[in-house]
Molecule: Fluoride riboswitch aptamer (crcB RNA motif)
Organism: Holophagaceae bacterium UBA692
RNA sequence: UGCCCCACAGGUGAUGGUGUCCACCCCAAAACCGCCUUUUCCGGCUGAUGGCGCCUACGCGGAA
Numbered sequence: 001u002g003c004c005c006c007a008c009a010g011g012u013g014a015u016g017g018u019g020u021c022c023a024c025c026c027c028a029a030a031a032c033c034g035c036c037u038u039u040u041c042c043g044g045c046u047g048a049u050g051g052c053g054c055c056u057a058c059g060c061g062g063a064a
Base pairs, nucleotide, nucleotide: 010025011024012023013022016055017054018053019052020051021050034045035044036043
């Protein structure tokens, strides 16, 4: 100096916060960046979760 493995930490998982669990990436590289139509642009659609719970925002319906 390079490579491999492990641990701790960190990061990521289509829009916010938090708890918990899971998966993935990992020392400066990657994990990741939804769907439909279109050559592209334009246009259209679902969901605040990776899963679950709670909060916030938004949408729909009803009641007072």